[in-house]
RNA sequence: UGACGGGUGGUCGCCGCUGCAUUUACUUGCAGGGGAGGAAAGUCCGAGCACCUCAUGAAUCAGAGUGCCUGCUAACGGCAGGGCGGGGCGACCCGAUAGAUAGUGCAACAGAAAAUAAUCCGCCAGUAUGAAAAUGUUGGUAAGGCUGAAAAGGUGCGGUAAGAGCGCACCGCCCGGGAUGGUGACAUACGGGGCUAGGUAAACCUCACUCGGUGCAAGACCAAAUAGGGAAGCGUUGACCGGAUUCGGGUAGCUUCCGGGUUGGUUGCUUGAGCCUGCGGGUAACUGCAGGUCUAGAUGGAUGGCCGCCGCCGGUUUAUCGAACCGGUACAGGACUCGGCUUAUAGUCAGCCU
RNA sequence: GCGAGAUAGCUCAGGCGGUCAGAGCGUCGGAUUCAUAACCCGGAGGUCGAGAGUUCGAGUCUCUCUCUCGC
Numbered sequence: 001u002g003a004c005g006g007g008u009g010g011u012c013g014c015c016g017c018u019g020c021a022u023u024u025a026c027u028u029g030c031a032g033g034g035g036a037g038g039a040a041a042g043u044c045c046g047a048g049c050a051c052c053u054c055a056u057g058a059a060u061c062a063g064a065g066u067g068c069c070u071g072c073u074a075a076c077g078g079c080a081g082g083g084c085g086g087g088g089c090g091a092c093c094c095g096a097u098a099g100a101u102a103g104u105g106c107a108a109c110a111g112a113a114a115a116u117a118a119u120c121c122g123c124c125a126g127u128a129u130g131a132a133a134a135u136g137u138u139g140g141u142a143a144g145g146c147u148g149a150a151a152a153g154g155u156g157c158g159g160u161a162a163g164a165g166c167g168c169a170c171c172g173c174c175c176g177g178g179a180u181g182g183u184g185a186c187a188u189a190c191g192g193g194g195c196u197a198g199g200u201a202a203a204c205c206u207c208a209c210u211c212g213g214u215g216c217a218a219g220a221c222c223a224a225a226u227a228g229g230g231a232a233g234c235g236u237u238g239a240c241c242g243g244a245u246u247c248g249g250g251u252a253g254c255u256u257c258c259g260g261g262u263u264g265g266u267u268g269c270u271u272g273a274g275c276c277u278g279c280g281g282g283u284a285a286c287u288g289c290a291g292g293u294c295u296a297g298a299u300g301g302a303u304g305g306c307c308g309c310c311g312c313c314g315g316u317u318u319a320u321c322g323a324a325c326c327g328g329u330a331c332a333g334g335a336c337u338c339g340g341c342u343u344a345u346a347g348u349c350a351g352c353c354u
Numbered sequence: 355g356c357g358a359g360a361u362a363g364c365u366c367a368g369g370c371g372g373u374c375a376g377a378g379c380g381u382c383g384g385a386u387u388c389a390u391a392a393c394c395c396g397g398a399g400g401u402c403g404a405g406a407g408u409u410c411g412a413g414u415c416u417c418u419c420u421c422u423c424g425c
Stems, first nucleotide, its partner, number of pairs: 001350004006310007014035002017032005037331001041342002044340005049215004053058002063211005068082005083097001084095004098206002103204002105200002120145002122141008153171006172195001173193004179188003219267006229258006239251003274293008311329008355425006363379004372410001381397004403419005
């Protein structure tokens, strides 16, 4: 790094399917055949499928996520190969690896100073006092010291009052719509710049790309139940309501339509970006063609219990082999379906390398 | 199929990264009282659920896991 992750027999059961018989009834009986995983798990991503919203493809804003390049893929935050950086003697391993020159912020304590640099100690020069040592004062100085996670390029030579990219060499850094190689990330050399550009974006943010929402308890159908609600209309002025009348309104009546709640069943439901073998393409991820194959569908939720034999591991007895006995045999159980990731895992096997 | 949380013995702050680990109750000691309680004074007690990562620095930010609660 890859693969496997117990085998087999008997018996008693459990859940579907098929056939035959039977029954009011898929009701019951008999026979046959099928019945968990590498992670079925976590639900961390990506899809299919279904409905909803605006609207006829989901743009913009907001919010969330991803972040080197190329490829693979239905898609992905996944995978493969490569670049760059870091670690290791090495095989190899690790990297949320865009931007700090768009802007805003942050850096406790310590320290002179934490970002438009700065003088605490030190070094040097002038000057005042002084016999001198020294002290005060003014200025120069970032080479040295102290602090810190981090102190404004590093080493050396020259230079200077002392120093300093102040000058030079090498290294580092930045710039070049440039050159060469590469699909590209990038690399190499050359030229220019004394250096201007410190850290932090798993701080806000900028840039690029992606994302409408809800989930099979989606949704569809059937049956039961039809109490109550909403809207529109009808009708006679026939009933009731405001002191009376008219208009108008309300309640009640009739008709039509609407939608919600409650209960059960069927469906969605397992043939799918499926699996196996062979040949071919590709460094690989992956993919093309041909042939073969059908492999769980429960719904309080089936796949289990007991016994025997054989494996595997450990121990004890035996002088050894062998044998016997005892113990252990992991993690873990589908619930709409796929592709990944992550996490758990007794033990065994294989390959390559240091 | 989703959402929220875990900080002292208990109930909770702190979430804007740094001397920020705190409050109340409880507990321990002292003082008071004849004695006890209350009041008063002082102290102890925390790997911030576990493990990694980012950062100079993590209770706080990110990831993975565990547990609890809710829809």
The prediction has a mean pLDDT of 76. Two RNAs folded together computationally: RNase P RNA and transfer RNA, 425 nucleotides in total. Rfam match: Bacterial RNase P class A. Rfam classes the family as a ribozyme. Rfam describes the family as follows. Ribonuclease P (RNase P) is a ubiquitous endoribonuclease, found in archaea, bacteria and eukarya as well as chloroplasts and mitochondria.